[in-house]
Predicted 3D model of a 1611-nucleotide RNA (small-subunit ribosomal RNA) from an Armatimonadota bacterium. The sequence is in RNAcentral, with records from ENA. Rfam family: Bacterial small subunit ribosomal RNA.
RNA sequence: AUGGAGGGUUUGAUGCUGGCUCAGGGCGAACGCUGGCGGCGCGCCUAACACAUGCAAGUCUGCGGGGUGGGCCCACUUCGGGGCCAGCCUCGGCUUCGGCCGGGGCGAGCCCCUUUGGGUCUGCCCUGCGGCGGACGGGUGAGUAACACGUGGGUAACCUACCCCGGGGACCGGGAUAACCCUGGGAAACCGGGGCUAAUACCGGAUACGCUCCCCCGGGCGCAUGCCUGGGGGAGGAAAGGGGCGGGAGGGCAACCUCCUGUCCCGCCCUGGGAGGGGCCCGCGGCCCAUCAGGUAGUUGGUGGGGUAACGGCCCACCAAGCCGACGACGGGUAGCCGGCCUGAGAGGGUGGCCGGCCACACGGGGACUGAGACACGGCCCCGACCCCUACGGGGGGCAGCAGUGGGGAAUCUUGGGCAAUGCCCGAUGAGGGUGACCCAGCGACGCCGCGUGGGGGACGAAGCCCUUCGGGGUGUAAACCCCUUUACCGGGGGAAGAAGCCCGGGGUGGCGAUAAGUUACCCCGGGUUGACGGUACCCCGGCAAAAAGCCCCGGCUAACCACGUGCCAGCAGCCGCGGUAAGACGUGGGGGGCGAGCGUUGCCCGGAUUUACUGGGCGUAAAGGGUCCGUAGGCGGUGGGGCAAGUGACCGGUGAAAGCCGCGGGCUCAACCCGUGGAUUGCCGGUCAUACUGCCUCACUUGAGGGCCGGAGAGGGGGGUGGAAUUCCCGGUGUAGCGGUGAAAUGCGUUGAUAUCGGGAGGAACGCCGGUGGCGAAGGCGGCCCCCUGGACGGCCCCUGACGCUGAGGGACGAAAGCCGGGGGAGCGAACCGGAUUAGAUACCCGGGUAGUCCCGGCCGUAAACGAUGGGCGCUAGGUGUGGGGGCUUACAGCCCCCGUGCCGAAGCUAACGCAUUAAGCGCCCCGCCUGGGGAGUACGGCCGCAAGGCUGAAACUCAAAAGCAAUUGACGGGGGCCCGCACAAGGGGUGGAGCAUGUGGUUCAAUCCGAUGCAAAGCGCAGAACCUUACCAGGGCUUGACAUGCCGGCACAAGCCCGCCCGAAAGGGCAGGGUGGGGCCCCUUAGUGGGCCCGGCCGGCACAGGUGGUGCAUGGCUGUCGUCAGCUCGUGCCGUGAGGUGUUCGGUUAAGUCCGGCAACGAGCGCAACCCCCGCCCCCAGUUGCCAGCGGCUCGGGCCGGGCACUCUGGGGGGACUGCCCGCGCAAGCGGGAGGAAGGUGGGGAUGACGUCAAGUCAGCAUGCCCCUUAAGCCCUGGGCUACACACAUGCUACAAUGGCGGGUACAAUGGGAUGCGACCCCGCGAGGGGGAGCAAAUCCCCAAAGCCCGCCUCAGUUCGGAUCGGAGGCUGCAACUCGCCUCCGUGAAGCAGGAAUCCCUAGUAACGGCGGGUCAGCCACACCGCCGUGAAUACGUUCUCGGGCCUUGUACACACCGCCCGUCACGCCACGGAAGUCGGCUCCGCCCGAAGCCGGUGGCCCAACCGGCCUUCAAGGCCGGGGGGAGCCGUCGAAGGCGGGGCCGGCGACUGGGGCGAAGUCGUAACAAGGUAGCCGUACCGGAAGGUGCGGCUGGAUCACCUCCUUU
Repeated sequence: AUGGAGGGUUUGAUGCUGGCUCAGGGCGAACGCUGGCGGCGCGCCUAACACAUGCAAGUCUGCGGGGUGGGCCCACUUCGGGGCCAGCCUCGGCUUCGGCCGGGGCGAGCCCCUUUGGGUCUGCCCUGCGGCGGACGGGUGAGUAACACGUGGGUAACCUACCCCGGGGACCGGGAUAACCCUGGGAAACCGGGGCUAAUACCGGAUACGCUCCCCCGGGCGCAUGCCUGGGGGAGGAAAGGGGCGGGAGGGCAACCUCCUGUCCCGCCCUGGGAGGGGCCCGCGGCCCAUCAGGUAGUUGGUGGGGUAACGGCCCACCAAGCCGACGACGGGUAGCCGGCCUGAGAGGGUGGCCGGCCACACGGGGACUGAGACACGGCCCCGACCCCUACGGGGGGCAGCAGUGGGGAAUCUUGGGCAAUGCCCGAUGAGGGUGACCCAGCGACGCCGCGUGGGGGACGAAGCCCUUCGGGGUGUAAACCCCUUUACCGGGGGAAGAAGCCCGGGGUGGCGAUAAGUUACCCCGGGUUGACGGUACCCCGGCAAAAAGCCCCGGCUAACCACGUGCCAGCAGCCGCGGUAAGACGUGGGGGGCGAGCGUUGCCCGGAUUUACUGGGCGUAAAGGGUCCGUAGGCGGUGGGGCAAGUGACCGGUGAAAGCCGCGGGCUCAACCCGUGGAUUGCCGGUCAUACUGCCUCACUUGAGGGCCGGAGAGGGGGGUGGAAUUCCCGGUGUAGCGGUGAAAUGCGUUGAUAUCGGGAGGAACGCCGGUGGCGAAGGCGGCCCCCUGGACGGCCCCUGACGCUGAGGGACGAAAGCCGGGGGAGCGAACCGGAUUAGAUACCCGGGUAGUCCCGGCCGUAAACGAUGGGCGCUAGGUGUGGGGGCUUACAGCCCCCGUGCCGAAGCUAACGCAUUAAGCGCCCCGCCUGGGGAGUACGGCCGCAAGGCUGAAACUCAAAAGCAAUUGACGGGGGCCCGCACAAGGGGUGGAGCAUGUGGUUCAAUCCGAUGCAAAGCGCAGAACCUUACCAGGGCUUGACAUGCCGGCACAAGCCCGCCCGAAAGGGCAGGGUGGGGCCCCUUAGUGGGCCCGGCCGGCACAGGUGGUGCAUGGCUGUCGUCAGCUCGUGCCGUGAGGUGUUCGGUUAAGUCCGGCAACGAGCGCAACCCCCGCCCCCAGUUGCCAGCGGCUCGGGCCGGGCACUCUGGGGGGACUGCCCGCGCAAGCGGGAGGAAGGUGGGGAUGACGUCAAGUCAGCAUGCCCCUUAAGCCCUGGGCUACACACAUGCUACAAUGGCGGGUACAAUGGGAUGCGACCCCGCGAGGGGGAGCAAAUCCCCAAAGCCCGCCUCAGUUCGGAUCGGAGGCUGCAACUCGCCUCCGUGAAGCAGGAAUCCCUAGUAACGGCGGGUCAGCCACACCGCCGUGAAUACGUUCUCGGGCCUUGUACACACCGCCCGUCACGCCACGGAAGUCGGCUCCGCCCGAAGCCGGUGGCCCAACCGGCCUUCAAGGCCGGGGGGAGCCGUCGAAGGCGGGGCCGGCGACUGGGGCGAAGUCGUAACAAGGUAGCCGUACCGGAAGGUGCGGCUGGAUCACCUCCUUU
């Protein structure tokens, strides 16, 4: 010290660059689905839009008034009532006759109630004058880019009510005015007139410790103006009282009032200080646009003045001409700023809601008044907009206070309770009042936090649902069920803290007072009293598992998979991408994953993104070095010493508010939340110290830089002159029929004499050889020779200056070609243009002409692939080898050394790789330029430049939803290269393409013409046999457990079934009282008749199921075709490369071969090749019938016919033989060439055998098979038809066109095979097909059994004695049946065809060609096919240029579903955004002018005005009049908001039409680019053209290929 993760996506694959995108966190949120409880927070982000209603700022012992209560007191008193009572009248009783007791009536007086008047105390309501407060609190974020804010300072340039401390004071007077009363006007708001009155309201005077001003004399201090302070003199300036208590006096009938005085409290005046609050000024800091570059007239300063609390150009007059700006002025856009908040490892980025600080605003704009404080949210005036009232005259209003309403919006709450607490105002530091501040409650999952929806047990595991390979698996201990708990909830009970104060009484201490009374402040004790929230939190008891789970996701990223549905539809999607019939990606279900009272989605911010890179990026080819140089500002800067201390570092001090954040601790049961404490707050300011480095000043130095002298090199630049070769033209000569040009031609030129050739002449342009990865220059660029002028570099000497240096934003100069302007010049070349060719076209490439231009002078332009695609400078870091210049050493050549330049190869290092590598792209420092996904676009707009062309600067919308790229890799491809194969071409033989026919296919037709196969590699293919059958197609007729399999249930035994018969019918099938038959095995009982049981078999009905040539060959197996019998394809280990991958397998030879050899960072191995297998060819061995017959014998006309034999042939087995073994030559070897021997040679001929793979090649109709589909039909049966159609087209064949032939006659010689409902000799019949007999043969035994050839003859070149199609007729055979639709025979007919266009196929030897024979399938056959067999039996190969295919190496590539690839532009159509545009509408703003409200200020003020002053009059007084002082209305003026007129700037909306651009599964035209892309491409420029584009000029290599030169590497 606590902190840093990445993934997906460009490709066939890889590395890199680079963008897009995801996972994280956050929110004042909103939306969707869902929703149990509580705590704490938060809640109009939009219309600073408009607001109904209520509330939000009042209060007071200063002074009045009005109204209305209560208490007490006084006076008076009408009526009435009540009470007490002296007394009087009367009745009764008693009597000591004194009187006593009791009842009734009257009753002065007193008291109470009631009435009136007065006094006083106290309360409430309203209100005026007056004081304080309404400048705070509360709201909002419009404006503001500013000293507005933050931070740190300054104020010697300032203010401060209330509060605190100190000093001093409050004396004497005066005149009014509200309310009120009377009255007038007005609808109202309100206003006027008259009259009265008070004050802490107002005024005059006095006094003055301080205070202010002036003058004088001192002291101290400051950066300046100046400030502080002592003393003296002069002048000026104040005030208000109220209350409590005590005492006294006066008045009143009294209650009581007034005055004086003492005292206390509160207040008042002057002044000093404090605290807190503010004003002003300054340093620094924090947005975007330079397509805003210049701005400014009070502007900048001065002098004087005004103004303010105060400085100031704040304001004014005058004077001067300044001031600000690339360190970004001015202008435009946006925005309240901060503490903080979110994010981040941090640096940083974003943000400013709640809380706190500051600012600004209060309907829009302007203004001042009052005041300590305002230019004042709930004050005033004016203008404007809007709303309301109105009697139309005139008035009223301002929720951005709390709640609430409308509106806007995706969206944001109750018209609640309370002043109990905290705070504020008034009041007296009270009581109290006020307070939508505040404290609470309400609504809202808006956020954070906590809790719950139960816990334990419970099956090899219910049901349901899902899946299944049908066995089972999953949901799942999940549920049910049992036991338990009760947070929360409901009911009941208890029940806070938040409260301190305040009031009353008593006491104590202190102040004042006189040590008093009293009063006041504080403290103590006792008593009383105050809670909106709320009967809430919390606690206890009781009750019940009870009322409480959803949302998103499950293709990868990213955790979670099955089924069905759907079928590029419906839909999903953050990116990549899913969906076109088996979708883990859509929808649903089941299951699963994640989070959970929430879960997702959307929007926005940071992160990931080192993708703006300070930390922490780049620029050769990925985006990116300015075309080059000079140089301004700026940045950076050599060596030694001294000084300073700005930067820098250390320490200390101040500040960095609180809250927030972090650590620790504490309080709510925890947490969120809250409290305490510490830290952090990375900053700023001040002080002290340090001096290495940077800086500043200074002294010195020479190595950087520059200079001097000497020397040579050079296409360096400018100007002038001059030379030869060549082209063209002109003149002349010779000469004649062409020349020229091309791939080939033509246009063109030429008999008026070209071309060719010779001589002479003219003119312009360019300079051969030398010439060279040679030289020079900053770049562009520079080339004959000579002269003149001139720049730079280099070498040598080491003489001088003394850091004078490097870079270089702006700026300036130079700057190829093309182009422009003016003037010349013009030979050749040559855009445009014209013509000729080519071509589908040819606005091109090729050819013939040809104008600008190319050249010169002057002036513009300022671009380029202006490239080393590499900015400049300095230093450092192995070498080798060329070459140019200079120098040194050395003996000549040679060689060695130093410096500068220019190439190549290479070390370390760097790089994504390619590559770079002392000429860096290495290691460092300094400065400049430039880049930040592709397209749009170097475009538009604006600005600047240009005569123009155009240049420089230089966007956005939109779009791709995701790439665009760089390097390298493996392939594939190339009208790239090298090497090499193959009947690939060539050489040759025979065909096809033409004819007729056959067969197959396309097409068409049809009720159906069943289906498949479709370039090679479909098409005589599946089909090795379609008249029925086959048969899958069509029409019609029928069957439904089915034509066929298995199982189950029921039934049948007199039955069913089977056989025969009959009926309908085309058949299938359906039907019938017709006849016959009526099964087998085992066991038991047995009455011996038969009965019973089981099994097998049969049938009927039913259920499971059968069946399908229905679909999908793009779901598959198997099999097959093709490249290709090609020579290849890979692996292990090692090595190389970041990696894909390479190496091996390349290379040099060799081979049919990746066959072998040699070499080699490879060494081995596998699948292929070859060999092993089969057939043929030679020999041998064994065997010898059905084969053979040499020898012996027999028979025959003959004949292996017989005996016999197995020698030979042959047959069938086995073996041998061939291996480059031998010889010669070449070669390292492998091997090659030749030769010998051999039946055979260099794989002897043929076959079988087909690597990794490719074509989603072919086949679901051969078979098998997943899934889907049909189920009285898409299954099954039958009859008939169709697959055989026919105007055509193609493919494969047959037969021909004839004499190498045809025909007739004669005559030979095979092999493979086949043969029993078969092959059939032979005989007979028939012209014949064939028929009738029929031997032999299950076959080396018998049979099928040859043709071409050969011999003889005819035909004689004719559409024929060629050719045989077609048609007619007559027959034969097979078959149930030959009409559609068989084959054969005979007679007749005799077609096309006289050798086949373009094109194309096969074949290299026993092959081609020609000839026949056999077989399978099959009743027969459409077979001319196919599979085989034998016979006869050739020609040719120089060679690898070309065509096709293939192999290896290499090269280019923009291709990789791979050239049948990719891809460009116009045009047409649709959609979208944008530019231009006559104009039109609006916003902001500026300038000039007009008008000018309120108001401040100034002037004036004949009008108005109580106080003060003077005078006069009157008088008891009050007063009156005149004048003065002072003030005011009004008027005038300056300024001045709004408004108006005119003009300008900027921005925006719309805009007929217009311009290009982007996008859009299958539009048109061409083919520009990518391979040498078929004319190499590209850049700049100019012209031209439907379009890509073409051409001219100059440039680049980022051009292939071949050759040459140079350099280099290896041997």